Molecule: RNase P RNA; transfer RNA
Organism: Bacteroidaceae bacterium
RNA sequence: ACAGUUGGCCGGUCUGUCGCUAUCCGAUAGGGUGGAGGAAAGUCCGGGCAACGUAGGGCGUUCCACUAUUUAACGGAUAGCUGCCGGCGACGGCAGGCAAGCGCAGAAGAAAAUGACCGCCGUCAGGUAAGACCGCGAGGUAACUGUCUGAAGGUAAGGGUGAGAAGGUGGGGCAAGAGCCUACCAGGCCUGCGGUGACGCAGGUGCUGUGCGCACUGGAAGUUGCAAGAUCAUGUAAACCGGCAUCAGAGGGUUGCCCGCCCGAGCCGGAGGGUAGAUUGCGCGGCGUAAGGCCGGAGCCGUGUGGUGACAUACGGUCAAGAUUGAUGACAGACGAUGCUGUAGAAAGCAUUACAGAACCCGGCUUACAGGCUGACUGUCUUU
RNA sequence: UUCAGAAUGGUGCAGCGGAAAGCACGCGAGACUCAUACUCUUGUAUCGCAGGUUCGAAUCCUGCUUCUGAAU
Numbered sequence: 001a002c003a004g005u006u007g008g009c010c011g012g013u014c015u016g017u018c019g020c021u022a023u024c025c026g027a028u029a030g031g032g033u034g035g036a037g038g039a040a041a042g043u044c045c046g047g048g049c050a051a052c053g054u055a056g057g058g059c060g061u062u063c064c065a066c067u068a069u070u071u072a073a074c075g076g077a078u079a080g081c082u083g084c085c086g087g088c089g090a091c092g093g094c095a096g097g098c099a100a101g102c103g104c105a106g107a108a109g110a111a112a113a114u115g116a117c118c119g120c121c122g123u124c125a126g127g128u129a130a131g132a133c134c135g136c137g138a139g140g141u142a143a144c145u146g147u148c149u150g151a152a153g154g155u156a157a158g159g160g161u162g163a164g165a166a167g168g169u170g171g172g173g174c175a176a177g178a179g180c181c182u183a184c185c186a187g188g189c190c191u192g193c194g195g196u197g198a199c200g201c202a203g204g205u206g207c208u209g210u211g212c213g214c215a216c217u218g219g220a221a222g223u224u225g226c227a228a229g230a231u232c233a234u235g236u237a238a239a240c241c242g243g244c245a246u247c248a249g250a251g252g253g254u255u256g257c258c259c260g261c262c263c264g265a266g267c268c269g270g271a272g273g274g275u276a277g278a279u280u281g282c283g284c285g286g287c288g289u290a291a292g293g294c295c296g297g298a299g300c301c302g303u304g305u306g307g308u309g310a311c312a313u314a315c316g317g318u319c320a321a322g323a324u325u326g327a328u329g330a331c332a333g334a335c336g337a338u339g340c341u342g343u344a345g346a347a348a349g350c351a352u353u354a355c356a357g358a359a360c361c362c363g364g365c366u367u368a369c370a371g372g373c374u375g376a377c378u379g380u381c382u383u384u
Numbered sequence: 385u386u387c388a389g390a391a392u393g394g395u396g397c398a399g400c401g402g403a404a405a406g407c408a409c410g411c412g413a414g415a416c417u418c419a420u421a422c423u424c425u426u427g428u429a430u431c432g433c434a435g436g437u438u439c440g441a442a443u444c445c446u447g448c449u450u451c452u453g454a455a456u
Stems, first nucleotide, its partner, number of pairs: 001380010012335007020035006037355001041366002044364005049225004056259004061221005066080005081096006097216001101214005117159002119155003123151006130145002132141003167185006186208002188205007229280004240270005251263003284296004297319001299318008336353006385455007394409004402439001410428006432448005
């Protein structure tokens, strides 16, 4: 210099005019102050908060699953362990309890776990008679070397199928073979040492098929979501018809089912009559008439300290949008950024300036994003 | 705002780890007929998109996209 990897941050600025919304001042006119985001998004996790009768028992269901730490909590985060995959590398992705147990495995293949189709091996029976043996020879014999057939066996080395074929490779061994024995390699188990731990190292032990599921082990979850809930308020028909029930009890109580527990004199259907919504929850909270102040908050910002880090803690400051047909905008000008044209270089001109937009509130994750800044690291080339 | 569900030929639906993805209607081509209909034969699929798990994915998991429904 070029090409990358991985974090962090910003994501327009100013002026004028006209508006919108909340709130304060003001008798009015009007004026002051505040007014979107890193994702406000998806609603995928977790919590606060609220209600359901504190939610007891049993069965079921769902989720999590290497280790340690962190946190209000989490499936998040941080720091690590082991294996596999991708990359020259920085690095990225995936997986992880259970070598106790049970079940399943299409097609292919002999066989998918009590493995024998081909092949290999010896034994036995029968045939044959090339060699062999007997005979001078014609010829004979069948113990041996062969060869053919059959039987009962041995064998997982070789063959092909497959995701997977009885851990893998070499050597010894054997009738042929085999962890049968041995060396190395991968894993499991046992012992010792180190580490908080996952694990690592050393020694021992022949213990070892692949994938998925069930079951098991440990842990978590009561259900519903601000349309939760609270307060106030309008109107009508306590009438009519049918059914069920009235304590031996219908029905109901926001929990998958059952039990338990609680309420209980009304309940269900038909046909009708009537109606109006508002405030709050909710924009830091509580005490205090108010100011000052005091107490509280997983709140926000900064600094210090501890920690590798997520984070914790102390001190100081601060309280920052609050709509409900739903505010946070429009226009004009100047500047900035990027690209193109242009120029020797400028000037100048044109175009673009993202994704998106609160609705009870937080912590994460995921997804979208014009353009820009920056830390650390890697590879290649060049120079010293 | 909160919650729930769906996506498979042109249309309506099955299928929920092992297929050549099935059925009905439709559409195209051919046969039959003088012609049309009926009938027969045959064709018509990236399983919404992108990743992952698995030997193997329409099916299981994750993220997007589109559509539908419920609650004052």